[in-house]
RNA sequence: GCAGAGUAGAAUCGCGUGCGUUAAGUGCCUUGUGAACAGGGAGUUGUCACAGGGACGAAAAAACGAACUGUUUUGCGGUACGAGGUUCGCAUCCCGCUGC
Numbered sequence: 001g002c003a004g005a006g007u008a009g010a011a012u013c014g015c016g017u018g019c020g021u022u023a024a025g026u027g028c029c030u031u032g033u034g035a036a037c038a039g040g041g042a043g044u045u046g047u048c049a050c051a052g053g054g055a056c057g058a059a060a061a062a063a064c065g066a067a068c069u070g071u072u073u074u075g076c077g078g079u080a081c082g083a084g085g086u087u088c089g090c091a092u093c094c095c096g097c098u099g100c
Stems, first nucleotide, its partner, number of pairs: 001100004009088005015082004019077003028054008039095004060074005
């Protein structure tokens, strides 16, 4: 000098267990605070979390039962979490590591 490896995590797929269906959640905009970002250091206008504000907005059905605000089943929700498969993977900078 050239080439490469590796993280957190992200996307997606089906599975499991829940939540909602009396609408929370998800997604969108915005304000504030905080956190994380490969072995080391730095680190954003990017990412994530929490809190406040705003706009929008969804689907229920059947069975059981004396009955209900009950139970079960099938749905529905850009639903939550868990383990798994696949793909992607430090914004960026410096150093290090492996091979030549």